[in-house]
């Protein structure tokens, strides 16, 4: 340096579709009666509110995003995905907290995908992530048999393999 594992190998990007959902919100009506709001506590500020707050209950109108599928364009073969700690930011001058993002960082983990079990995220019985099982599957090494190659056992890990 350039190639292989697969046609269910990996990612991104838009487009369509379902689907979330007759939910979320808004208005109207009718219970209630003093608080609400902005992600959760605290506290601060605006702002609503006896001209009826939060909260139900009916009506009428009624979505998006996140996550699937589908074919398609691109980029590739540590593709690429995770696990834990740091840093950065994340609606109101502030505090703490989750969560989430992040082209940041330090370690580790996994060759693939698949099906099962638990968990977990999630509206979801879809899916996606962890963990551990089970065959399959590519590679290499070691035997061992026919022999140039194949097929069988057994074992490693991609910082590999093959030219």
């Nucleotide at each position: 340096u350039a190639g292989a594992g697969g046609u269910u190998g990996c990612g991104c990007g838009a487009c369509u579709u379902a689907u979330c959902a007759g939910u979320a919100g808004c208005c109207u009506g009718c219970c209630g009666g003093a608080u609400g709001u902005g992600c959760c506590c605290g506290g601060a500020c605006a702002c609503a509110g006896g001209a009826g707050a939060a909260g139900g209950c009916a009506g009428a109108c009624a979505a998006a995003a996140g996550g699937a599928a589908g074919g398609u364009g691109c980029g590739c073969c540590g593709a690429a995905g995770g696990c834990a700690g740091g840093c950065u930011g994340u609606a109101c001058a502030c505090g703490g907290g989750a969560g989430c993002a992040g082209a940041u960082u330090u370690g580790c983990c996994u060759g693939g995908g698949u099906g099962c079990a638990g968990g977990u995220c999630g509206a979801a019985c879809a899916g996606g992530c962890c963990u551990g099982c089970a065959a399959c599957u590519g590679u290499c090494a070691u035997c061992a048999u026919g022999c140039a190659c194949a097929u069988g056992a057994u074992g490693g890990a991609g910082c590999g393999c093959u030219a």